This is a predicted structure of a 139-nucleotide RNA (FMN riboswitch aptamer (RFN element)) from an Acidimicrobiia bacterium.

RNA sequence: CAGAACCUGCGGGGUUGGGUGGAAGUCCCGACCGGCGGUGAGAGCCCGCGAACCCGUCGACCGUGCCACGCACGGACGACGGGCCGACCCGGUGGAACUCCGGGGCCGACGGUCACAGUCCGGAUGGGAGCAGGCCGAC
Repeated sequence: CAGAACCUGCGGGGUUGGGUGGAAGUCCCGACCGGCGGUGAGAGCCCGCGAACCCGUCGACCGUGCCACGCACGGACGACGGGCCGACCCGGUGGAACUCCGGGGCCGACGGUCACAGUCCGGAUGGGAGCAGGCCGAC
C1' cells in the first nucleotide's frame, strides 16, 4: 500500500399535546422520523442499491397419485435470474449545490387491529445494501 478468496464485528429512526367516538399511537388538528453507495459541495424526494411482495429456473426435502422404476402434481425452503418498487420546487451563496443557507411543499412495503397505521404489534434474536477490521499478500 493494490487485490480474488476466506474469517470476524457492525449494519433504521419516529405520534409530546388535543378533537370525535363505546373503542383510534389507525380518522381529524397538530407532532415527529429519514438505511446504504454515488454525485464538481454535505441529498428521504438527482442517479443507483437494499428489505417486503410477485414470477421463472435449478437444487435437496415433504406429501399425494400410478404395482414399481420413474414421472406427474402440490407444499414449504434455499440459490440464482427477472418483475414490481414513493416523493421538490423557489430565492441566496459559490468556480461548482434539485445536496449547503432561507422559504414553502411532498413521500413512505406487507399482514394484524373493537376503527383506515411512515411512527403500535408481527414475520424479524430474520434478511440486508454496505461499512470497518483480520488473514494471505503483489509492488